[in-house]
This is a predicted structure of a 175-nucleotide RNA (Lysine riboswitch aptamer) from a mouse gut metagenome.
RNA sequence: GGUAGAGGUUGCGUGUUUUAUGAGUAGUUUUUUGGAUGUGGCAGGCACAGAGGAAGGAAAAUGAAAGGAAAAAACGCCGAAAGAAUCUGGAGGCUGUGGUCAGGUUCUUGGGCAUGCAGCAAAUAGCUGUAUGACUGUCAUCAAUAGUUCAGGAGACUAAUGAUGGGGCGCUAUC
Numbered sequence: 001g002g003u004a005g006a007g008g009u010u011g012c013g014u015g016u017u018u019u020a021u022g023a024g025u026a027g028u029u030u031u032u033u034g035g036a037u038g039u040g041g042c043a044g045g046c047a048c049a050g051a052g053g054a055a056g057g058a059a060a061a062u063g064a065a066a067g068g069a070a071a072a073a074a075c076g077c078c079g080a081a082a083g084a085a086u087c088u089g090g091a092g093g094c095u096g097u098g099g100u101c102a103g104g105u106u107c108u109u110g111g112g113c114a115u116g117c118a119g120c121a122a123a124u125a126g127c128u129g130u131a132u133g134a135c136u137g138u139c140a141u142c143a144a145u146a147g148u149u150c151a152g153g154a155g156a157c158u159a160a161u162g163a164u165g166g167g168g169c170g171c172u173a174u175c
Base pairs, nucleotide, nucleotide: 001175002174003173004172005171008078011077012076013075014074016072017071018070019069027062028061029060030059031058032057033056037049038048039047040046041097042096043095044094081109082108083107084106085105086104087103088102089101090100110136111135113133114132115131116130117129118128119127120126138166139165140164141163142162143161145159146158147157148156149155
């Protein structure tokens, strides 16, 4: 350097189906009030609607969706993946900017769980980051126990146990 594997049945992720939530919410229509602005992410510009009544308030009728979540099976995997910063590109509707989507580079994180704080989110669901806590897997060192090797002992190796410490560019096997 190549190849193949392990951590768990709550390892990670992807899309499909179903279900609940979202929500009797947004929107639409009618009536009434109101009396000049409103809409297109934000700003400029432009366009559209508006005294044949804008925004807003009240009542009635009608009435979603997306993201996120749970379950099932399937698929891809073990930096699986996630996050932060930065760069590039596409769509949309002129310019700038922001957001969404996709990709690249650098850095961080072994894994899941619980709790506190912060952010996202409609949310008490969940996700992300961070701190703490025990658990778990792996490697290293030490300790004594059992076994193997040895005539025996020492030493070495294997197994489980305890303590301490490290991290995935790691660990095991093999070429």
The RNAcentral record of the sequence draws on MGnify. Its mean pLDDT, the model's own confidence on a scale to 100, is 77.